Transfer RNA from an uncultured Candidatus Peregrinibacteria bacterium, 72 nucleotides, folded computationally.
[in-house]
């Protein structure tokens, strides 16, 4: 210097155009003599970052940033 992946809740990760999710931790409750397990709920998001294509972009395209790998 070149090429690839990868960047989404606090963690770990799905979501391939049409309402942003699970899990697992946090907080509140049911329950129990009490504790935990367990069950029920609530909060919690600038989908890296800028532009661009669209009636609609986490998703498509182009740069940029960063992080891991590869070639030289």
């Nucleotide at each position: 210097g070149c090429c690839g992946c990868u960047g989404u809740a606090g963690c770990u990760c799905a979501g391939u155009g049409g309402u942003a999710g699970a899990g697992c931790a946090u907080c509140g409750g049911u329950a129990u003599c009490g504790u935990a397990a367990a069950c029920c709920g609530a909060g919690g998001g600038u989908c890296a970052c800028c532009a661009g294509u669209u009636c609609a972009a986490a998703u498509c395209u182009g740069g940029u940033c960063a992080g891991c790998g590869g070639c030289u």
Annotation:
Model confidence (mean pLDDT): 83 of 100. It was read from a public genome assembly. Rfam family: tRNA. It is annotated as a transfer RNA. Gene Ontology term of the family: triplet codon-amino acid adaptor activity.